The RNA shown here (Bacterial RNase P class A) has 452 nucleotides and comes from an Anaerolineae bacterium. The sequence was found by an Rfam model in a public genome assembly. Of the family's consensus pairs, 97% are formed in the model. The source organism's lineage runs through Bacteria, Bacillati, Chloroflexota and Anaerolineae. Its mean pLDDT, the model's own confidence on a scale to 100, is 76.
[in-house]
RNA sequence: UGAGUCGACCGGGUGAUCGCGACCUGAUGUGGAUCUUCAGGCCGAGGAAAGUCCGGACUCCACAGGAUACGAUGCCGGGUAAUGCCCGGGCGGGGUAAUCCGCGGACAGGGCCACAGAAACAGACCGCGAUCCUCGGGCCAAGGGCUCUGAGGGCGUAAGGGUGAAAAGGUGGUGUAAGAGACCACCGGCGUGCUGGGCAACCAGCACGGCCAGGCAACCCCCAUCGGGAGCAAGGCCAAGCAGGGGGAAGAGCUACGGCUGGGGCGCGAUCCGUGCCCUUCCUUUGCGCAAAGCAACAUCGGCUGGACCGACAAGCAGCGCAGAGGCGACCUUCGGGUAGGCUGCACGAGAGCACGGGUGACCGUGCUCCCAGACAGAUGAUCACCUCCUGGCCUUCCGCACGUAUGGUAGGCCAGGCUGACAGAAUCCGGCUUAUAGGUCAACUCAGACU
Numbered sequence: 001u002g003a004g005u006c007g008a009c010c011g012g013g014u015g016a017u018c019g020c021g022a023c024c025u026g027a028u029g030u031g032g033a034u035c036u037u038c039a040g041g042c043c044g045a046g047g048a049a050a051g052u053c054c055g056g057a058c059u060c061c062a063c064a065g066g067a068u069a070c071g072a073u074g075c076c077g078g079g080u081a082a083u084g085c086c087c088g089g090g091c092g093g094g095g096u097a098a099u100c101c102g103c104g105g106a107c108a109g110g111g112c113c114a115c116a117g118a119a120a121c122a123g124a125c126c127g128c129g130a131u132c133c134u135c136g137g138g139c140c141a142a143g144g145g146c147u148c149u150g151a152g153g154g155c156g157u158a159a160g161g162g163u164g165a166a167a168a169g170g171u172g173g174u175g176u177a178a179g180a181g182a183c184c185a186c187c188g189g190c191g192u193g194c195u196g197g198g199c200a201a202c203c204a205g206c207a208c209g210g211c212c213a214g215g216c217a218a219c220c221c222c223c224a225u226c227g228g229g230a231g232c233a234a235g236g237c238c239a240a241g242c243a244g245g246g247g248g249a250a251g252a253g254c255u256a257c258g259g260c261u262g263g264g265g266c267g268c269g270a271u272c273c274g275u276g277c278c279c280u281u282c283c284u285u286u287g288c289g290c291a292a293a294g295c296a297a298c299a300u301c302g303g304c305u306g307g308a309c310c311g312a313c314a315a316g317c318a319g320c321g322c323a324g325a326g327g328c329g330a331c332c333u334u335c336g337g338g339u340a341g342g343c344u345g346c347a348c349g350a351g352a353g354c355a356c357g358g359g360u361g362a363c364c365g366u367g368c369u370c371c372c373a374g375a376c377a378g379a380u381g382a383u384c385a386c387c388u389c390c391u392g393g394c395c396u397u398c399c400g401c402a403c404g405u406a407u408g409g410u411a412g413g414c415c416a417g418g419c420u421g422a423c424a425g426a427a428u429c430c431g432g433c434u435u436a437u438a439g440g441u442c443a444a445c446u447c448a449g450a451c452u
C1' cells in the first nucleotide's frame, strides 16, 4: 500500500425568538373546585422505537398439584429473573489464514433413496478364466494330443472399466484357472476390555477380535429437559343508562345440631383426575290407596252415673305412599337489552453513570452520584445565527524510502451551496434475536507485495 476477517461508536451541537405536552410553584376567574387563564422553573423519541420471532415482570381466571394429548429445545460446562439468548470449551466441515457454519439417537420399530446404472440392505452390462461341452483353423511325436487361436453355450469371478450423491475400506503381498479379507503385514473404521488426563463433552494410548454392507430423523418415531390459559383493548374505581327482561334449572337423607353423605355448579381458548370453594328442610292444590296406634262432625246403635256423658260405627283433618298441576326459584347457565363517558393502571425500574474488587469471559459484588417522555385521535415543531460535518472550486505549504502519481495526497485558508440529507417515530414495561441504514470514526487480527 492492497485484499480480507472480526468488534464497537457517532449519525449533529450551541444560543435566541415564537409554538406544543407532562410535572412543580405562584397568581387569576367562579358560590366552590382537582376546572379556565397567565407567569416562572424544569423535563420531553431510537439504535433499531421496526418485525411481533422468543423469554419474562405484572394483571385476571378457585389452584397452577398429577397424568395424557399437544408444542418447543437438543454436544459439554457456566452466566442470567428467564430464554430457542450470551460466554467459554469439545468434535466435525469450509477457507492459505484471520475466522465462519453445524451439533441427542439409525443395534426399539416403520418408511424413503428419483433418474442413471447389471444392481441401491442389494448384484453381473462390458470384461477376466490353460475349469466343462460343441464347432472351426494351426501345429505335432498322428490310436490321438497341444500351457496356440477364434466363436457359441454352461460354470466361476467381483480385483479392472462404466453409471451415480453413494456400489463389498486403503497400500503392498501370498494364493488362484482367473480373482476376492480367502489369507498375511501395516493403516483406517467398528466392537469388547483396560490405563492416563479432564467436572464434562472428549483427548492420548494398550490388548484382543477380519467384525468391514451405507445414507436420510428441518420423514414418522425414540430419549432427555421445559411448558396452565389469556393478555394493559390485562385489570380496578366512579358516573350514567337499559329490560328489577326472556328461557333452563336442583329443591334429598342422616345427625350427638358441630357436621357428614348425596346432588347441582365453578379454569379452558384440549381432556381426565385430585384439592379447594359456592348452593341445597320451598309454597299452594287435585286424584287414588294405606293405616286406624293421633283428632273427629252429623245421623244411628248400645251403656249407665241422664250429661253439651262414655263406647261402637264413621264422612273428614293430620300422617304415610303413588301419580299429577300451578307458583316461587339458590349456586349457576343461556338468549337478549343498555353504556362505550371520566379517573386509575401510567413509569423508581431485574434502572442509568462512574470508581474499585473478583472472573479467560459472559457477568457478579461493593461504594458514590442521578431521576432521564408518559400522550390519548394521540405532544416534542418552526425561523435565524454560529460551529461541526458533507459537496464543488481557488490559493499557499509539505511530500526521506516504498506504493500512488503531479489531473495525486497531507495540513492550513478563502468562496459558493447542502445540513431531519441514511434507516426511520414511543403507547404497560424490561431482556434478547432478526431485518434496514447516506456519511463518518476507532481498535485488533490474517494474507500478499515493497522499503527501512
Base pairs, nucleotide, nucleotide: 001448002447003446004445005444007442008441009440010439012387013386014385015384016383017382018381020044021043023041024040025039026038027037029035046423050434051433053432054431055430056429057428058231059230060229061228062275063274065273066272067271068270070227071226072225073224074223075089076088077087078086079085090103091102092101093100094099104222105221109220110219111216112215113214125161126160127157128156129155132153133152134151135150136149137148138146139145140144169187170186171185172184173183174182188212189211190209191208192207193206194205195204196203197202235344236343237342238341245335246334247333248332251328252261253260254259262280263279264278265277266276282327283326284325285324286323287322288321289320290319294317295316300312301311302310303309304307351370352369353368354367355366356365357364358363389418390417391416392415393414394413395412396411398409399408